[in-house]
RNA sequence: UUGCUUUAAGUGGGAGAGGCCGUUGAGUCGGCCACCGAAGGCGCAACGGCCCCGGAAACGCUCAGGUAAACGGACCGCUUAAAGUUU
Numbered sequence: 001u002u003g004c005u006u007u008a009a010g011u012g013g014g015a016g017a018g019g020c021c022g023u024u025g026a027g028u029c030g031g032c033c034a035c036c037g038a039a040g041g042c043g044c045a046a047c048g049g050c051c052c053c054g055g056a057a058a059c060g061c062u063c064a065g066g067u068a069a070a071c072g073g074a075c076c077g078c079u080u081a082a083a084g085u086u087u
Stems, first nucleotide, its partner, number of pairs: 003085011018033005034067003040063001041061003047054003
C1' cells in the first nucleotide's frame, strides 16, 4: 500500500399480514375473533462427544413483536474507524 474477515458508527434500500362491534375531534380508546414473521426469544438435522450433552438457518413455533402512515425491521449496498489476516 492492496484485498479479505469481524466489530462499531453514519447513510441508502428493505417484505408479510384485518375485519366486526361500540367509542373518539382523530387509524382516539376498548372488546371479540382472525392473520403475519425478517427485531428479540425458543426448537431441531447432519455431525461430534457419550446416553445424556453440544449442535444451523432465511426451516419450524409464535412467548414477544406486528397487520393505514410513522417508528421498527432480518438482510444487502456505500463511507469511515478499530482489530486481525493476506499480498